[in-house]
RNA sequence: UGUGACAAAGGCAAACCGGGAGCGAUCCCGGGACGCAAAGCCACGGGUCUCUUCGGGAGACAGCCGGGCCGCCGGAA
Numbered sequence: 001u002g003u004g005a006c007a008a009a010g011g012c013a014a015a016c017c018g019g020g021a022g023c024g025a026u027c028c029c030g031g032g033a034c035g036c037a038a039a040g041c042c043a044c045g046g047g048u049c050u051c052u053u054c055g056g057g058a059g060a061c062a063g064c065c066g067g068g069c070c071g072c073c074g075g076a077a
Stems, first nucleotide, its partner, number of pairs: 001077001003074002011036002016031006034063001040069003044066003047061005
């Protein structure tokens, strides 16, 4: 550089449940693990969703796809 081993260390945490915030999408904390090699970060493009005074409005999702940034561990090559 490249790759993700029927290997190891470490990490994240869907559904669901309890508590909290929000009109809502959804988010935060705790429990819990379906999965994840970027399931780490960024709403830039597409997409989906919510609210709406229906707009050239205001928002949500990074665990939908693409793109950008950064990064742990290790065998073979």